[in-house]
RNA sequence: UGUUCGAAACGGCAAACCCAGGGAAACCUGGGGGCGCAAAGCCAGAGCCUGUGGUCGCAAAAGCGACUAUGGCCGUUCGGCUGCCGAA
Numbered sequence: 001u002g003u004u005c006g007a008a009a010c011g012g013c014a015a016a017c018c019c020a021g022g023g024a025a026a027c028c029u030g031g032g033g034g035c036g037c038a039a040a041g042c043c044a045g046a047g048c049c050u051g052u053g054g055u056c057g058c059a060a061a062a063g064c065g066a067c068u069a070u071g072g073c074c075g076u077u078c079g080g081c082u083g084c085c086g087a088a
Stems, first nucleotide, its partner, number of pairs: 005086002012037002017032006035075001041081003045078002047073003053068006
């Protein structure tokens, strides 16, 4: 120094829940909070969630059902890229 690995330290992130706001929803943003995390940093490729709108079916209609992402989720998992510290 590199790979594997994860003791300690400096720091970092922030689940549930609560408050305010946004959104049709999934979910997101800010504040409080702290369950956890060595990639809980990034990427929506696989995957997962939602279904405003659209298409199709049924219906006299109201409406109901199915499919569908251009909307979301990387703190489920897989995959890709990058990265702090350095005991064993």
The RNA shown here (c-di-GMP-I riboswitch aptamer) has 88 nucleotides and comes from an Alicyclobacillaceae bacterium.
The model forms 95% of the base pairs in the Rfam consensus.
Rfam family: c-di-GMP-I riboswitch aptamer. Rfam's curators write: GEMM was predicted in a large-scale screen for bacterial structured RNA regulatory elements.
The source organism's lineage runs through Bacteria, Bacillati, Bacilli, Caryophanales and Alicyclobacillaceae.
Its mean pLDDT, the model's own confidence on a scale to 100, is 86.